[in-house]
This is a predicted structure of a 91-nucleotide RNA (c-di-GMP-I riboswitch aptamer) from Fictibacillus nanhaiensis.
The coordinates come from a structure-prediction model, not an experiment, and the mean pLDDT is 78.
It matches the Rfam family "c-di-GMP-I riboswitch aptamer". Gene Ontology term of the family: cyclic-di-GMP binding. About the family: GEMM was predicted in a large-scale screen for bacterial structured RNA regulatory elements.
RNA sequence: UGUGGUGAUGGGCAAACUUGGUGAAAACCAAGGACGCAAAGAUAUGGGUCUUCGAUUCUAACAAUAGAAUAAAGAUUGCCAGUCCGCGAAA
Numbered sequence: 001u002g003u004g005g006u007g008a009u010g011g012g013c014a015a016a017c018u019u020g021g022u023g024a025a026a027a028c029c030a031a032g033g034a035c036g037c038a039a040a041g042a043u044a045u046g047g048g049u050c051u052u053c054g055a056u057u058c059u060a061a062c063a064a065u066a067g068a069a070u071a072a073a074g075a076u077u078g079c080c081a082g083u084c085c086g087c088g089a090a091a
Stems, first nucleotide, its partner, number of pairs: 005087001012037002017032006035078001041084003045081003048076003055070006
């Protein structure tokens, strides 16, 4: 320098769950906690998935309102790719 990820030294991250907080929700933040992770580092760019405050439509109703459907602009990188930047072992 390139290929590349095997029994990972030193070290790194932290699922479920609990407590507190934010949010309409999905979810997120902090502390505890470890199921796992060789990019479980960064980035919502493509696909997927989750949610439905507001919006639109429909139904019931005199109305207030209630119910249903559609759909991200919300969320997820610990769903899969893409892009960027790293790490240590073997050859």